[in-house]
Small-subunit ribosomal RNA, 3' major domain from a metagenome, 474 nucleotides, folded computationally. Rfam family: Bacterial small subunit ribosomal RNA. Rfam links the family to the GO terms structural constituent of ribosome and ribosome.

Context: one part of a larger RNA
RNA sequence: UGACGGGGGCCCGCACAAGCGGUGGAGCAUGUGGUUUAAUUCGACAACGCGAAGAACCUUACCUGGGUUUGACAUCCUGUGAAUUUUCAAGAGAUUGAGAAGUGCCUUCGGGAACACAGUGACAGGUGCUGCAUGGCUGUCGUCAGCUCGUGUCGUGAGAUGUUUGGUUAAGUCCAGCAACGAGCGCAACCCUUAUCGUUAGUUGCCAGCACGUAAUGGUGGGAACUCUAGCGAGACUGCCCGGGUUAACCGGGAGGAAGGUGGGGAUGACGUCAAGUCCUCAUGGCCCUUAUAUCCAGGGCUACACACGUGCUACAAUGGUAAGUACAGAGGGCAGCGAGCCAGCAAUGGUGAGCGAAUCCCUAAAGCUUAUCUCAGUCCGGAUUGGAGUCUGCAACUCGACUCCAUGAAGUUGGAAUCGCUAGUAAUCGCGGAUCAGCAUGCCGCGGUGAAUAUGUUCCCGGGCCUUGUACA
Numbered sequence: 001u002g003a004c005g006g007g008g009g010c011c012c013g014c015a016c017a018a019g020c021g022g023u024g025g026a027g028c029a030u031g032u033g034g035u036u037u038a039a040u041u042c043g044a045c046a047a048c049g050c051g052a053a054g055a056a057c058c059u060u061a062c063c064u065g066g067g068u069u070u071g072a073c074a075u076c077c078u079g080u081g082a083a084u085u086u087u088c089a090a091g092a093g094a095u096u097g098a099g100a101a102g103u104g105c106c107u108u109c110g111g112g113a114a115c116a117c118a119g120u121g122a123c124a125g126g127u128g129c130u131g132c133a134u135g136g137c138u139g140u141c142g143u144c145a146g147c148u149c150g151u152g153u154c155g156u157g158a159g160a161u162g163u164u165u166g167g168u169u170a171a172g173u174c175c176a177g178c179a180a181c182g183a184g185c186g187c188a189a190c191c192c193u194u195a196u197c198g199u200u201a202g203u204u205g206c207c208a209g210c211a212c213g214u215a216a217u218g219g220u221g222g223g224a225a226c227u228c229u230a231g232c233g234a235g236a237c238u239g240c241c242c243g244g245g246u247u248a249a250c251c252g253g254g255a256g257g258a259a260g261g262u263g264g265g266g267a268u269g270a271c272g273u274c275a276a277g278u279c280c281u282c283a284u285g286g287c288c289c290u291u292a293u294a295u296c297c298a299g300g301g302c303u304a305c306a307c308a309c310g311u312g313c314u315a316c317a318a319u320g321g322u323a324a325g326u327a328c329a330g331a332g333g334g335c336a337g338c339g340a341g342c343c344a345g346c347a348a349u350g351g352u353g354a355g356c357g358a359a360u361c362c363c364u365a366a367a368g369c370u371u372a373u374c375u376c377a378g379u380c381c382g383g384a385u386u387g388g389a390g391u392c393u394g395c396a397a398c399u400c401g402a403c404u405c406c407a408u409g410a411a412g413u414u415g416g417a418a419u420c421g422c423u424a425g426u427a428a429u430c431g432c433g434g435a436u437c438a439g440c441a442u443g444c445c446g447c448g449g450u451g452a453a454u455a456u457g458u459u460c461c462c463g464g465g466c467c468u469u470g471u472a473c474a
Base pairs, nucleotide, nucleotide: 001474002473003471004470005469007468008467009466010465011464012463013462015458016457019422020421021420022419023418026314027313028312029311030310031309032308033307034305035304042051043050062300063299064298065297066296067295068294071123075122076121077119078118079117080116081115084101085100086099087098088097089096090095105112106111125289126288128287129286130285134283135282136278137277138276139274141272146185147184148183149182150181151180152161153160154159165176166175167174191266192265193264194263196234197233198232199231200230201229202228206223207222210221211220212219237260240254241253242252243251244250316415320374321373322372323371324370325369326368332363333362334361337356338355341352342351343350344349381412386407387406388405389404390403391402392401428450429449430448431447432446433445434444
């Protein structure tokens, strides 16, 4: 100087408390461990709906079997043939064999460009090893308020001071003081979005007033008010008032205001820590393989299943289930696409197909509301499982897809110890969209609808910051 203390003081955080809803019990989905397996590819444990924004083949790295060896891919050299299209046979296919069509472009007629085959070696190739050789990227402490430097001063020195102290703040934020005076990286602000208003502009959006028309609809003429869209501005700064405070910083209250003291949300992550993670994104040193650890193909596996754990979904019901009627979003996506309407089907879906490369057309709510019924039961709750019949995607749904209908109708009656999230348009609850994607979502990323309770407080648990103290630790 640090680190540590079941030392002290001050302070903060959904850390506790006060509340609301869960997890832990059930079934299923999914990931992990374990076990199994020819293989159940690999990594991650600050992991575990993580890499994976989507394993039937492909992906794919694994296994079994069948092939190839200048190679699936790149550059160079030599030779042959244009390229290319196509038929037949063998085979699981990779591949192999036999034919057919075709003779192009440029040219100094030597040849050249592109492509295919054969040969030669230089080389290719490796998701092989080492993240403890590395770059880059990322996690974590932590959006915590800290981490440092120059000069000066003090100390023999390591170092100290500044950064401590008194107030204050979300903040090393600011003020006052002080052997310090300044400065840098962080904080804050500048950026995006949302909340209010003005202005500019009105199409595909809008429709107040005036007409026309319809069964109905901004449908039509028209309008530029309103909504909205998207550019430019205004607005919030403790600016104003009162009180407190050191005449300070600042704090409490108030006015005005759409908004008030950082208005809400996001992006933004200091010096560093963990030899943290990643050589399987990529790049890269070294090592290793080179008829194989490379590469092609078929099939299988990653989907196994006494079990254990994590994360979720659905429930156990009446604040509910079922049936009928009826209302209201936002944000996105759409041409090998979204697909209205009509017809067929109980339905998944099929047939036909208007419109739309979209503020124009299409994909679009559910909870809610109204009425009826069920009357506390393993039920008209719950839907697992299984049997049958189908639909769709796709060469192909056996291993191993999703969906529909009929039948079946398991566990489950609110969950032990323990444990998680959340402070407001939040929790809870309800649906919708998107990426990936042929198909496949209870996951992920977004979007809106309905919309709470509680916080007297900091004694305690956990984590963190500052000062101080002890130490046989570095």

The full RNA is in RNAcentral, with records from SILVA. The coordinates come from a structure-prediction model, not an experiment, and the mean pLDDT is 82.